Pistol ribozyme, 73 nucleotides, folded computationally.
RNA sequence: UGUCGACCAGGCGACAUAAAAUAGCCUCUAAGCCUGGUGCGUGCUAUACAUUUUCACAUGUAUAGCGGCUGGU
Numbered sequence: 001u002g003u004c005g006a007c008c009a010g011g012c013g014a015c016a017u018a019a020a021a022u023a024g025c026c027u028c029u030a031a032g033c034c035u036g037g038u039g040c041g042u043g044c045u046a047u048a049c050a051u052u053u054u055c056a057c058a059u060g061u062a063u064a065g066c067g068g069c070u071g072g073u
Stems, first nucleotide, its partner, number of pairs: 001016005006038006025072002032040001043066009
């Protein structure tokens, strides 16, 4: 200097042409490296569809909404 840890900004960290990770203080959590925002994933609620013998229950998919891991240093 560049690239990378979803994107932008900041932080923390790694690597040297690759885009990964045993790193990113430790730990806990389904909850992701941290903060704000935007997303995706994750949790809950509702609705619809599908699966099964009717219903219920359960599972999966989609939509909408709510929320956003614990303790310590």
The model forms 91% of the base pairs in the Rfam consensus.